[in-house]
RNA sequence: GCCGGAGUGGCGGAAUGGCAGACGCAGCGGACUCAAAAUCCGCCGGGAGCAAUCCUGUAGGAGUUCAAGUCUCCUCUCCGGCA
Numbered sequence: 001g002c003c004g005g006a007g008u009g010g011c012g013g014a015a016u017g018g019c020a021g022a023c024g025c026a027g028c029g030g031a032c033u034c035a036a037a038a039u040c041c042g043c044c045g046g047g048a049g050c051a052a053u054c055c056u057g058u059a060g061g062a063g064u065u066c067a068a069g070u071c072u073c074c075u076c077u078c079c080g081g082c083a
Stems, first nucleotide, its partner, number of pairs: 001082007010025003018066001027043005045056004059075005
């Protein structure tokens, strides 16, 4: 240099172009217990707000579309192959 694959909450990892983040781990609160472990219930991206709620968020940017994590283009990073 060329070809292919990958990048999603703290971590692993799903999602046919249609509620953004299933499910698990970790974490927080509660129940149970003398206390703990285990188990069960709830919460659990970031920001603003007393709250209701609002804004933002799938490596970064642009495009297509009513609608994009998903399709197209460019860039960055990592992995594999070829030279």
The RNA shown here (transfer RNA) has 83 nucleotides and comes from a Synergistaceae bacterium.
Lineage of the source: Bacteria > Thermotogati > Synergistia > Synergistales > Synergistaceae.
Rfam family: tRNA. It is annotated as a transfer RNA.
Its mean pLDDT, the model's own confidence on a scale to 100, is 81.